A computed fold for a 72-nucleotide RNA from Endomicrobium sp., annotated as transfer RNA.
RNA sequence: GCGCCUGUAGCUUAGUGGAUAGAGCGUUGGCCUCCGGAGCCAAAAAUUCCGGUUCAAAUCCGGAUGGGCGCG
Numbered sequence: 001g002c003g004c005c006u007g008u009a010g011c012u013u014a015g016u017g018g019a020u021a022g023a024g025c026g027u028u029g030g031c032c033u034c035c036g037g038a039g040c041c042a043a044a045a046a047u048u049c050c051g052g053u054u055c056a057a058a059u060c061c062g063g064a065u066g067g068g069c070g071c072g
Base pairs, nucleotide, nucleotide: 001071002070003069004068005067006066007065010025011024012023013022018055027043028042029041030040031039048064049063050062051061052060
């Protein structure tokens, strides 16, 4: 330099056009308990950026950018 794959909570991820953006782990608060790091309840927290298509985009298209793999 070229090609391919990929980017959603702190981490691991689900979500194939109308989702309340869901879950596990973690974090915080509460309850429980002799104690809590176990158990129960609750809360906060995410779609990489720009543009396009569409009535409607996390999802489709283009570009940028980060990451991975391969080739030279």
NCBI's taxonomy places the organism under Bacteria, Pseudomonadati, Elusimicrobiota, Endomicrobiia, Endomicrobium. Model confidence (mean pLDDT): 82 of 100. The RNAcentral record of the sequence draws on ENA.